[in-house]
Context: one part of a larger RNA
RNA sequence: UGACGGGGGCCCGCACAAGCGGUGGAGCAUGUGGUUUAAUUCGAUGCAACGCGAAAAACCUUACCUGGGCUUGAAAUCUAUCGAAGCCUACAGAGAUGUAGGCGUGCCCGAAAGGGAACGAUAAGACAGGUGCUGCAUGGCUGUCGUCAGCUCGUGUCGUGAGAUGUUGGGUUAAGUCCCGAAACGAGCGCAACCCCUAUCUCUAGUUGCCAUCACUAAGGUGGGAACUCUAGAGAGACUGCCAGUGUAAUAAACUGGAGGAAGGUGGGGAUGACGUCAAGUCAUCAUGGCCCUUACGUCCAGGGCUACACACGUGCUACAAUGGCCGGUACAGAGGGCAGCGACCCCGUGAGGGGGUGCUAAUCUCAGAAAGCCGGUCUCAGUUCGGAUUGGAGUCUGCAACUCGACUCCAUGAAGUUGGAAUCGCUAGUAAUCGCGUUUCAGCAUAACGCGGUGAAUACGUUCCCGGGCCUUGUACA
Numbered sequence: 001u002g003a004c005g006g007g008g009g010c011c012c013g014c015a016c017a018a019g020c021g022g023u024g025g026a027g028c029a030u031g032u033g034g035u036u037u038a039a040u041u042c043g044a045u046g047c048a049a050c051g052c053g054a055a056a057a058a059c060c061u062u063a064c065c066u067g068g069g070c071u072u073g074a075a076a077u078c079u080a081u082c083g084a085a086g087c088c089u090a091c092a093g094a095g096a097u098g099u100a101g102g103c104g105u106g107c108c109c110g111a112a113a114g115g116g117a118a119c120g121a122u123a124a125g126a127c128a129g130g131u132g133c134u135g136c137a138u139g140g141c142u143g144u145c146g147u148c149a150g151c152u153c154g155u156g157u158c159g160u161g162a163g164a165u166g167u168u169g170g171g172u173u174a175a176g177u178c179c180c181g182a183a184a185c186g187a188g189c190g191c192a193a194c195c196c197c198u199a200u201c202u203c204u205a206g207u208u209g210c211c212a213u214c215a216c217u218a219a220g221g222u223g224g225g226a227a228c229u230c231u232a233g234a235g236a237g238a239c240u241g242c243c244a245g246u247g248u249a250a251u252a253a254a255c256u257g258g259a260g261g262a263a264g265g266u267g268g269g270g271a272u273g274a275c276g277u278c279a280a281g282u283c284a285u286c287a288u289g290g291c292c293c294u295u296a297c298g299u300c301c302a303g304g305g306c307u308a309c310a311c312a313c314g315u316g317c318u319a320c321a322a323u324g325g326c327c328g329g330u331a332c333a334g335a336g337g338g339c340a341g342c343g344a345c346c347c348c349g350u351g352a353g354g355g356g357g358u359g360c361u362a363a364u365c366u367c368a369g370a371a372a373g374c375c376g377g378u379c380u381c382a383g384u385u386c387g388g389a390u391u392g393g394a395g396u397c398u399g400c401a402a403c404u405c406g407a408c409u410c411c412a413u414g415a416a417g418u419u420g421g422a423a424u425c426g427c428u429a430g431u432a433a434u435c436g437c438g439u440u441u442c443a444g445c446a447u448a449a450c451g452c453g454g455u456g457a458a459u460a461c462g463u464u465c466c467c468g469g470g471c472c473u474u475g476u477a478c479a
Base pairs, nucleotide, nucleotide: 001479002478003476004475005474007473008472009471010470011469012468013467015463016462019427020426021425022424023423026318027317028316029315030314031313032312033311034309035308042053043052064304065303066302067301068300069299070298073127077126078125079123080122081121082120083119086103087102088101089100090099091098092097107116108115109114129293130292132291133290134289138287139286140282141281142280143278145276150189151188152187153186154185155184156165157164158163169180170179171178195270196269197268198267200236201235202234203233204232205231206230210225211224214223215222239264242258243257244256245255246254320420324379325378326377327376328375329374330373336367337366338365341360342359345356346355347354348353386417391412392411393410394409395408396407397406433455434454435453436452437451438450439449440448
């Protein structure tokens, strides 16, 4: 000087408390451990691994296993020889591949002979190749403490020196934020601001969007209108600016309340992550040193596996019902996607879906019915008209192909489950809870992830305690 303390002081955070809803019990989905297996490819392992890499494992992917093949190789550069390339057919085979036959002659230079470019085949070797090892050799990228308020430097001064000071102290702040004091004076990286979205208004613009006034219509924004909504450009607006009080050594910083205002003290949300810590994670994104394999640890193919199942754990979905289930009627979003696509509408089918197919490269057409809600009816507390697992049958769709191993539909079946021990998690407002909708990946497959809106709470006395963190101080047999 740090680190640590079941030392002290001050302060903060959904850290506790006050509340609301969960997890832990059930069934299923998914990940992991374990076990099994020919293989169940590999990585991630307290917080900070476990719906994680994977924004999609039937084949492919695929790295694993079994079997069948190849050895200058699936792809690259160089040399030589031959042939344009390429296309088609037959046979064998699980395919990879092998054998046989046929068609075919282009481009450039040149009169021609011939040569050349691209491409293919063969041969030899230089070499390729490796998701093989080392993340404790590395780059890059990332997590974490933590969006915590810290981390440093120059000069000066003090100290023999390691170092200190500044950065401590008194206030204050979300903040090393600002003020005052002071052997310090300044500066840098962080904080804040500048950026994006959102909340109000003005101007400009008016189609594909809008409809107040006028007209028309069976209906429909249809004629028309440019007000309103909306769209998207440019601006305004909030700064403790104004008022009162508090505040101290000080007419400070700041705090409390008020006015006006769409908005008030960082308005709300996002992006933004200092010096560093964990030899944290990643050699399987990529790159890369070293080591290792080279008729195999490379490479091609078929089938299988990654989907196994006594069990254990994590994360979720659906429930256990009446604030509910079922039936009928009826209302209101936002943000997105769409041409090998979205597909209106009509017909067929109980349905998944099928047959035709207007329109739309989209403020125009379409996915698209929002759901909870509201109105009416029914059920009457039951393992039920709750719950939907499981299983049988029949089908639909995608796709060469749904047996291992897809999603969905219909009929039947109708399990556990009556609110969950110890323990434990999230959340402070348009939040929690609850309700649907979209997108990504994608041929197909969503309870996942990422977004979007609808309805919309309770509680916070307070900082004694648990956890994490910041500053000062103290002790130390630690560095």
The prediction has a mean pLDDT of 84. A computed fold for a 479-nucleotide part of an RNA from an uncultured bacterium, annotated as small-subunit ribosomal RNA, 3' major domain.